A computed fold for a 73-nucleotide RNA from an uncultured Alphaproteobacteria bacterium, annotated as transfer RNA.
The prediction has a mean pLDDT of 80.
Its Rfam family is "tRNA". By type it is a transfer RNA.
It was read from a public genome assembly.
């Protein structure tokens, strides 16, 4: 250089018919406990890498860029 996959919450990831963005863990609050842990209940947390396009509507489709991984020269 060419090809290819990925980029979504603090972390690991789901979201594949294009129709209000989710789970687990972590954090926080409450219950329980002499206290901690465990357990139970609840709460908050996201410009879905950036820009542009298509569409009534984009995390999802198209183009470009950036970052990371793999294959190849």
């Nucleotide at each position: 250089g060419g090809g290819u996959g990925c980029g979504u919450a603090g972390c690991u990831c789901a979201g594949u018919u294009g129709g209000u963005a989710g789970a687990g863990c972590a954090a926080c609050u409450g219950a329980c406990u002499c206290u901690u842990a465990a357990u139970c209940a609840g709460u908050g947390g996201g410009u879905c890498u950036g820009g542009g396009g298509u569409u009534c509507g984009a995390g999802c489709c198209c183009c470009c860029a950036c970052g990371c991984g793999c294959c190849u020269a």